RNAcentral holds the full RNA, with entries from SILVA. Predicted 3D model of a 360-nucleotide part of an RNA (large-subunit ribosomal RNA, domain IV) from an alkali sediment metagenome. Its mean pLDDT, the model's own confidence on a scale to 100, is 88.
Context: one part of a larger RNA
RNA sequence: UCCUCGUUAAGGAACUCGGCAAUCUAGCUCCGUAACUUCGGGAUAAGGAGCGCCUCGGGGUGUGAGAGGACUCGUUUUUUGAGCACCCUGGGGCCGCAGUGAACGGGCCCAAGCGACUGUUUAACAAAAACACAGGUCUCUGCUAAAGCGUAAGCUUAGGUAUAGGGGCCGACACCUGCCCAGCGCCGGAAGGUUAAGGAGAUUUGUCAUGGCUCUUCGGAGCCGGCAGCAGAGAACCGAAGCCCCGGUAAGCGGCGGCCGUAACUAUAACGGUCCUAAGGUAGCGAAGUCCCUUGUCGGGUAAGUUCCGACCCGCACGAAUGGUGUAACGACUUGGGCGCUGUCUCAACGAGGGACUCG
Numbered sequence: 001u002c003c004u005c006g007u008u009a010a011g012g013a014a015c016u017c018g019g020c021a022a023u024c025u026a027g028c029u030c031c032g033u034a035a036c037u038u039c040g041g042g043a044u045a046a047g048g049a050g051c052g053c054c055u056c057g058g059g060g061u062g063u064g065a066g067a068g069g070a071c072u073c074g075u076u077u078u079u080u081g082a083g084c085a086c087c088c089u090g091g092g093g094c095c096g097c098a099g100u101g102a103a104c105g106g107g108c109c110c111a112a113g114c115g116a117c118u119g120u121u122u123a124a125c126a127a128a129a130a131c132a133c134a135g136g137u138c139u140c141u142g143c144u145a146a147a148g149c150g151u152a153a154g155c156u157u158a159g160g161u162a163u164a165g166g167g168g169c170c171g172a173c174a175c176c177u178g179c180c181c182a183g184c185g186c187c188g189g190a191a192g193g194u195u196a197a198g199g200a201g202a203u204u205u206g207u208c209a210u211g212g213c214u215c216u217u218c219g220g221a222g223c224c225g226g227c228a229g230c231a232g233a234g235a236a237c238c239g240a241a242g243c244c245c246c247g248g249u250a251a252g253c254g255g256c257g258g259c260c261g262u263a264a265c266u267a268u269a270a271c272g273g274u275c276c277u278a279a280g281g282u283a284g285c286g287a288a289g290u291c292c293c294u295u296g297u298c299g300g301g302u303a304a305g306u307u308c309c310g311a312c313c314c315g316c317a318c319g320a321a322u323g324g325u326g327u328a329a330c331g332a333c334u335u336g337g338g339c340g341c342u343g344u345c346u347c348a349a350c351g352a353g354g355g356a357c358u359c360g
Stems, first nucleotide, its partner, number of pairs: 001355008010346002014344001019341001027051005036041001038172001052094012066080005071074001095099001107339007114331002119131002135170007147156003173326004178256003183253002185249005192244003198238002203233005211224005257275005284318001285315001296312005
């Protein structure tokens, strides 16, 4: 000097990001127990008292020795009830600092946020407010189902059948879930427009028989025209879905305004005007896990409070199943406060075991 422990005067969180860590508490019996509540809880709430040993009693339960009675004489039945075991309870006494004498063995309360809950998770830095969940809703699917795997055969779903199965979102419960279908998507419609392959084939091109013209050494050569066939190009016209189009649909993806003026103090604007939009944010909540300005302002708590709680609303940039607002119970969650308790600290000391270190 380090590690792991033990004890500590006075104070008692002054430590620190933060009571981190370590104390405190702890069992059983009795008393007593608030707000709130989904009436189950909350609750071991909180807060108190008792607890050992010896002795003398009282009561209860179980077992039932022995003795007596009855008769049907039995491994019968009935009365009484010693002893033993356990439980409840009263009186008296004894000892210690201490009687759940060791060990094991909840600290508690108030308020707020988030998530309803029990569960699940990053094996080895994250256990949570993340995931799941019961429940809600939308959507697909009529069975050779939809969906998924596979080139296929085939398999799962399911030896199930819409109270079933698949997919998406939200996430107990309570009260609710507003407006917008212009854009993107999905569903429905089929009149019109557009339209592929394909069909159709007007027209046209190449080749070319017979043919015509010119030349000829009479062998042929060149040129023109061009049937059929074959081959190429190809207009009109016909031609599905889709798209255009017409509707629906937001618990589909998403979106949910600006400027100016106005009331007999001032301020503010129930009111009016105007522009734009598909429609201009409803209820509820709000400096919030969301607020930049900001330590907003007021109140509470403290001697003193950038955190916390209650309000206000000027919401930079809340808002309704990417759910809104509440909520009893629950949480090794997060935040603020308090009681108790303590070596966390003022401020350190001593002791134990084991290292480092020094000497050998």